[in-house]
């Protein structure tokens, strides 16, 4: 140091529903909450699922799957 497993500490994210707010709309974003997560960090590259369209196409969604980049902490 790079893989992969696994143990243990502190701590890390934060479903679902509530509130507000933005947006046509999926749906974002702030608060409270915690269903799960060991990359539940980043990234629309690929597929999927979903929105809006003048049906050209354009957009959500990375807590649907895979790909790619980057971190953290012990122990075998």
């Nucleotide at each position: 140091c790079u893989g992969u497993u696994u143990c243990a500490u502190c701590g890390c994210c934060a479903a679902c529903c509530c509130c507000g707010u933005u947006g046509c709309g999926a749906a974002a974003c702030g608060g409270g909450u915690a269903c799960g997560g060991a990359a539940a960090a980043c990234u629309g590259c690929g597929g999927g699922u979903c929105u809006c369209u003048g049906c050209g196409g354009a957009g959500a969604u990375g807590g649907c799957c895979g790909g790619g980049u980057u971190g953290c902490c012990u122990u075998u």
Molecule: c-di-GMP-I riboswitch aptamer
Organism: Chitinilyticum litopenaei DSM 21440